The RNA shown here (c-di-GMP-I riboswitch aptamer) has 94 nucleotides and comes from a soil metagenome. The coordinates come from a structure-prediction model, not an experiment, and the mean pLDDT is 87. Its Rfam family is "c-di-GMP-I riboswitch aptamer". Its family is annotated with cyclic-di-GMP binding in the Gene Ontology. Rfam describes the family as follows. GEMM was predicted in a large-scale screen for bacterial structured RNA regulatory elements. RNAcentral holds the sequence, with entries from MGnify.
RNA sequence: GACAAGGGCAAACCCGUCGAAAGACGGCGACGCAAAGCUACGAGGCUAACGCCUGGGAGGUAUCGCUCCCGGCCAGGCCAGUCGGGCCGCCGAA
Numbered sequence: 001g002a003c004a005a006g007g008g009c010a011a012a013c014c015c016g017u018c019g020a021a022a023g024a025c026g027g028c029g030a031c032g033c034a035a036a037g038c039u040a041c042g043a044g045g046c047u048a049a050c051g052c053c054u055g056g057g058a059g060g061u062a063u064c065g066c067u068c069c070c071g072g073c074c075a076g077g078c079c080a081g082u083c084g085g086g087c088c089g090c091c092g093a094a
Base pairs, nucleotide, nucleotide: 001091008033009032014027015026016025017024018023031081037087038086039085041084042083043082044079045078046077051073052072053071055070056069057068058067059066
């Protein structure tokens, strides 16, 4: 790639499990998909527990260390159904 054949995957919602979250997995279910198969290499997006703050507040201490709350930053966590790259692959007329 064709109104071909045989097949495949499964968005959202809802339920369960895991996770701090993003999200993942299973069930249900089909919005869509010709790579909606695999891969975080490039761009992009999401999250921020741990950590950091030479931010704010409170508590505590003789003072500092410290504790709690709020805020900010951070990927080492994610997304392949955002795009590109890489790898692999079913059917196939004119």